[in-house]
Context: one part of a larger RNA
RNA sequence: AACGAACGCUGGCGGCGUGGAUAAGACAUGCAAGUCGAACGGUCAUUCGCUUGCAGCAAUAUGAGCGGGUGGCAGCGGCGAAAGGGUGCGUAACACGUGGAUAAUCUGCCGUGAAGUCUGGGAUAACUUAGGGAAAGGCGAGCUAAUGCCGGAUGUGGUUUCUGGGAGGCAUCUCCUGGUGACUAAAGUUGGGGACCGCAAGGCCUGACGCUUCACGAUGAGUCCGCGGCCUAUCAGCUAGUUGGUGAGGUAACGGCCCACCAAGGCUACGACGCGUAGCUGGUCUGAGAGGACGACCAGCCACACUGGAACUGAGACACGGUCCAGACACCUACGGGUGGCAGCAGUCGAGAAUUUUUCACAAUGGGCGCAAGCCUGAUGGAGCGAACGCCGCGUGGGGGAUGAAUGGCUUCGGCCCGUAAACCCCUGUCAUUCGCGAUCAAACGUUAUUAUUUAAAAGAUGAUGACCUGAUAGUAGCGGAAGAGGAAGGGACGGGCUAACUCUGUGCCAGCAGCCGCGGUAAUACAGAGGUCCCGAGCGUUGUUC
Numbered sequence: 001a002a003c004g005a006a007c008g009c010u011g012g013c014g015g016c017g018u019g020g021a022u023a024a025g026a027c028a029u030g031c032a033a034g035u036c037g038a039a040c041g042g043u044c045a046u047u048c049g050c051u052u053g054c055a056g057c058a059a060u061a062u063g064a065g066c067g068g069g070u071g072g073c074a075g076c077g078g079c080g081a082a083a084g085g086g087u088g089c090g091u092a093a094c095a096c097g098u099g100g101a102u103a104a105u106c107u108g109c110c111g112u113g114a115a116g117u118c119u120g121g122g123a124u125a126a127c128u129u130a131g132g133g134a135a136a137g138g139c140g141a142g143c144u145a146a147u148g149c150c151g152g153a154u155g156u157g158g159u160u161u162c163u164g165g166g167a168g169g170c171a172u173c174u175c176c177u178g179g180u181g182a183c184u185a186a187a188g189u190u191g192g193g194g195a196c197c198g199c200a201a202g203g204c205c206u207g208a209c210g211c212u213u214c215a216c217g218a219u220g221a222g223u224c225c226g227c228g229g230c231c232u233a234u235c236a237g238c239u240a241g242u243u244g245g246u247g248a249g250g251u252a253a254c255g256g257c258c259c260a261c262c263a264a265g266g267c268u269a270c271g272a273c274g275c276g277u278a279g280c281u282g283g284u285c286u287g288a289g290a291g292g293a294c295g296a297c298c299a300g301c302c303a304c305a306c307u308g309g310a311a312c313u314g315a316g317a318c319a320c321g322g323u324c325c326a327g328a329c330a331c332c333u334a335c336g337g338g339u340g341g342c343a344g345c346a347g348u349c350g351a352g353a354a355u356u357u358u359u360c361a362c363a364a365u366g367g368g369c370g371c372a373a374g375c376c377u378g379a380u381g382g383a384g385c386g387a388a389c390g391c392c393g394c395g396u397g398g399g400g401g402a403u404g405a406a407u408g409g410c411u412u413c414g415g416c417c418c419g420u421a422a423a424c425c426c427c428u429g430u431c432a433u434u435c436g437c438g439a440u441c442a443a444a445c446g447u448u449a450u451u452a453u454u455u456a457a458a459a460g461a462u463g464a465u466g467a468c469c470u471g472a473u474a475g476u477a478g479c480g481g482a483a484g485a486g487g488a489a490g491g492g493a494c495g496g497g498c499u500a501a502c503u504c505u506g507u508g509c510c511a512g513c514a515g516c517c518g519c520g521g522u523a524a525u526a527c528a529g530a531g532g533u534c535c536c537g538a539g540c541g542u543u544g545u546u547c
Base pairs, nucleotide, nucleotide: 001546002545003544005543006542007541008540009539012394013393014392015391016390017389019385025349026348027347029346030345031344034079035078036077040075042073043072044071045070046069047068048067049066050065051064052063086304087303088302096228097227098226099225100224101223102222105221106220110217111216112215113214114213115212116211117210118152119151120150121149127142128141129140157184158183159182160181162179163178164177165176166175167174168173188209189208190207191206192205193204196203197202230276232274237267238266239265242264243263244262245261246260247259249257279301280300281299282298283294284293285292286291306327307326308325309324310323329340330339331338332337357383359382360381361380365379366377367376368375369374397427398426399425400424408417409416410415431487433482434481435480436479437478446468447467448466449465450464451463452462453461454460491536492535496517497516498515502531503530504529505528506527512519513518
């Protein structure tokens, strides 16, 4: 000098930051990942239109059927759930940092470009129903839809067999351009509409969102290599898929990655192997620097998700709030069997010197879904607490005021100190208090109007411009007014030397102090108290740790 600190005494306000370092111990409760009806069938409610039966002369009401609108529900389907958020157990390793390689690779959504989107089929959930189960959940039968699933066609393209030409390079090769055979795609939804076709639905035209194949890009990821950064030799030898080759398998991809066979290699005092410790970095602290120590908060990468193992789905996981198996623990049970995973945000217990609210809002930023409206978002934005945990700022008043008042302390008894300090007089009004006004953060999306482009036309879509709408924080910040020195230092530590600051009383090697030297045994500036001094000040000290 520093700190994610703790403890003691004390404590007025504000701004910004920070807050489970120990038990990766166990967790009650709530929330933290959904969304789309513009992919789909159903069901419930409501509403509108049409048709029909009965009663009725009729209007009309009600019932049934069909079609449409709006809202809810579960299901099927799509996308998301691999992000965001948490923690630091493991890891001494290509984990990280840095620089390269990928002629050894993949990449949903996004951007650009090219070509297409034809024709059929069989199911299944929901629903209905039979019978069982305490429940969780499961089984049989029947019905139905799709942008769900499966055929056929086409093949711009792509993959691949054989083959011609050209260019380049780094052995195996890479790129460009041809021929040839084989294999290989798709899905619709919705807004609007003049003519034409159609009884109608619709066809048709057009816009939007999709779907399929491919190329390039962007982004993200995988893999490999050089170099760099802990301790220990009281660890000296280690290694059998081990090191290499051939072949086959596997992967998006290279490779003992895996396997069969063959060879006997590979690493090591430039420290292998073993043991211990540890997430790594940008950085942080300290220091004149060189260094040393550390890796909280913020940012990048990695690892993990009760413990151990495994794969499935998918563009992406071997998946924190998914699945399966095993284990420990806890809970429910009708004893047959089931359920769970806060190292998400709050919160509880426990252990600990020690670390916060079971808060508000999606207004902003960002993310997911959706054409959109919008919904979701404990990310995020805010508030609260502690809490003086840290840094910074402000205040607790200013001027005058000497019978130098009183109390208190000391005294050589003359006086001296506290001390302009107080009282008293005159002012000011920061903060707190109170009254009133009152924000920035908001511009987009959307709606609407005008206009331009697109089109045969209209509508729609897209672009531009204008208007309207939306604030958790917050009646907060800020501004203005009012009153009154009033509410805010009776603070902490220190005073032998180091080290700024001294006397009295008590005690008497006792009680005690102490960072080091050392004080205390009758006048103690070193213990305890008091007065006064000195240092700092909403703090001051102590302890711990680092330089």
Small-subunit ribosomal RNA, 5' domain from an uncultured bacterium, 547 nucleotides, folded computationally.
The prediction has a mean pLDDT of 81.